[in-house]
RNA sequence: GGCUCAUCAGAAGCGCCAGUGCCUGCGCCCUUUGGGCCGCAGGACGACGAGGGGGAGAGAGAAUCGAAGUUUUCGGCGGGAGCUCUCCCGUACCGCCCGGGUGCGUACGCAGCUGACAAAUAUGCGGGUGACCGCAAAACAGAGAGGCUGCGGCCGGGCAGA
Numbered sequence: 001g002g003c004u005c006a007u008c009a010g011a012a013g014c015g016c017c018a019g020u021g022c023c024u025g026c027g028c029c030c031u032u033u034g035g036g037c038c039g040c041a042g043g044a045c046g047a048c049g050a051g052g053g054g055g056a057g058a059g060a061g062a063a064u065c066g067a068a069g070u071u072u073u074c075g076g077c078g079g080g081a082g083c084u085c086u087c088c089c090g091u092a093c094c095g096c097c098c099g100g101g102u103g104c105g106u107a108c109g110c111a112g113c114u115g116a117c118a119a120a121u122a123u124g125c126g127g128g129u130g131a132c133c134g135c136a137a138a139a140c141a142g143a144g145a146g147g148c149u150g151c152g153g154c155c156g157g158g159c160a161g162a
Base pairs, nucleotide, nucleotide: 014078015077016076017075019074022043023042024041025040026039027038028036029035030034048066049065050064054088055087056086057085058084059083089105090104091103092102093101095159096158097157098156099155100154108152109151110150111149112148113147114146123136124135125134126133127132
């Protein structure tokens, strides 16, 4: 110095990089203040935020929403709060309790109206030969949360009350 294993910490629209493309240097070539693309070495980029978690287990993999974009937000790997199934817990549905059912996850569904709130890009400043990177202030979404209105919200048994 390298490899392997274990443990700890950290990240969850999160992490990673062997490909393609991009930058720099060297070599090579050409019609030579320039260009080519082949080879080698080194490097940069490789998804911008919003939203999203009852518990356990299993499964499949293109897991919601918009913004930007003449080029890579290409391509690939891993993971993941989404999805499906089973069980359990809680909650809404009768005044209460029990059993079942359906929906939901601080918690009923559907429809309409309303709906605070973003970052990147661009700009400015700074760093780097460069690809690019960091910082600053301002602007602009959709889904959805929330609010209002309307409609709808089960079956059986028991208890209480009238």

Description:
This is a predicted structure of a 162-nucleotide RNA (glmS glucosamine-6-phosphate activated ribozyme aptamer). The coordinates come from a structure-prediction model, not an experiment, and the mean pLDDT is 78.